[in-house]
RNA sequence: CGAGCCCGUCGGACGGUCGCGGCCCCUCAAAGGGUCGAGGAAAGUCCGGACUCCACAGGGCAGGGUGCUGGGUAACUCCCAGGCGGGGUGACCCGACGGAAAGUGCCACAGAGAACAGACCGCCGAUGACGUCUGACCUCGGUCAGGUCGAACAGGCAAGGGUGAAACGGUGGUGUAAGAGACCACCAGCGUCGCCGGCAACGGUGGCGGCUCGGCAAACCCCACCCGGAGCAAGGCCAAGCAGGGGCCCGGUUGCCCGCCGAAUGGUCCCGGGUAGGCCGCAAGAGCGUGUCGGUGACGGCACGCCCAGAUGGAUGACCGUCGGCUGCCGACAGGCAGUCACAGAAUCCGGCUUACAGAUGGGCUCGCAGC
Numbered sequence: 001c002g003a004g005c006c007c008g009u010c011g012g013a014c015g016g017u018c019g020c021g022g023c024c025c026c027u028c029a030a031a032g033g034g035u036c037g038a039g040g041a042a043a044g045u046c047c048g049g050a051c052u053c054c055a056c057a058g059g060g061c062a063g064g065g066u067g068c069u070g071g072g073u074a075a076c077u078c079c080c081a082g083g084c085g086g087g088g089u090g091a092c093c094c095g096a097c098g099g100a101a102a103g104u105g106c107c108a109c110a111g112a113g114a115a116c117a118g119a120c121c122g123c124c125g126a127u128g129a130c131g132u133c134u135g136a137c138c139u140c141g142g143u144c145a146g147g148u149c150g151a152a153c154a155g156g157c158a159a160g161g162g163u164g165a166a167a168c169g170g171u172g173g174u175g176u177a178a179g180a181g182a183c184c185a186c187c188a189g190c191g192u193c194g195c196c197g198g199c200a201a202c203g204g205u206g207g208c209g210g211c212u213c214g215g216c217a218a219a220c221c222c223c224a225c226c227c228g229g230a231g232c233a234a235g236g237c238c239a240a241g242c243a244g245g246g247g248c249c250c251g252g253u254u255g256c257c258c259g260c261c262g263a264a265u266g267g268u269c270c271c272g273g274g275u276a277g278g279c280c281g282c283a284a285g286a287g288c289g290u291g292u293c294g295g296u297g298a299c300g301g302c303a304c305g306c307c308c309a310g311a312u313g314g315a316u317g318a319c320c321g322u323c324g325g326c327u328g329c330c331g332a333c334a335g336g337c338a339g340u341c342a343c344a345g346a347a348u349c350c351g352g353c354u355u356a357c358a359g360a361u362g363g364g365c366u367c368g369c370a371g372c
Stems, first nucleotide, its partner, number of pairs: 001368010012323007020037006039343001043354002046352005051231004058258004063227005068082005083097001084095004098222002103220002105216003120161002122157003127154002130150002132147006169187006188212001190209008235280004245271003249267002251261003287306008324341007
């Protein structure tokens, strides 16, 4: 100097004029004054909760979720650290991470054969058979013995080649007619019995053994653990109003069953008519900031400080000026001119994840080149 990897911050500011909403002061009321007023994602509604109501708040089934180990957290499918597997020269990144010897299923095409499979090309043909050579016998047909001579029929092989994404261990030897874990040595894998390190997942290592039984579970499934339902339009209070109407069924426990609770002067549900305004919930929180201590870290403790929207046809705005950033042009410089400034708007609240984002900026690390 260039290229990358990881983490963080900002993403507009100031002034003036006018206009909004909450709270407070003041006022009979108004007017007036003070103060506060959209996000890092407010988006998605994908997870987890707080909170509210139902349920005597229990059990089972169905259904759903998670899936290495250890921590963090109110909790989680989140975050941190580690293990294993994969990618990258590396910093780092990804994870579809329990089980394939419980069972079922799939692996197109090609190929002999795709899970206890298999013979296309090929190799052998010892043994049996065929032909041939030699010898003997003989009834000019044949029989017996020998050769290993020929060919490759019967038969043997799965080592070599081929097909394929993948072919039922690898290398070297013994053995064989030719081979083959058939046997042997070493290696890998698997099983089992130990030892060492680690909380653990796992890692390392030794003995013995049979010789070796693929992949897919984000296929069905099996195993372990977890899950009651609904949701602020939850749920309460006040006001207004009537058709003291009608119908089915006896309910509720928000999938089903058991259990439990309740009921006929009653109740659930449905149809029909009428009324429908206001208040609470509603923001002080698993809150934020600073410092310090503990911890590899996520995070936690302690001390001090702060209050940072609460609307309801739905506020947080409009205009002007100055500044700031980026791009282009002019200029020796200072500077000037023009253009432009992202994604995007709270609605019960919080912890995460995912997605969108013009531009500015800080830190740490890796690789390459050049120079000293």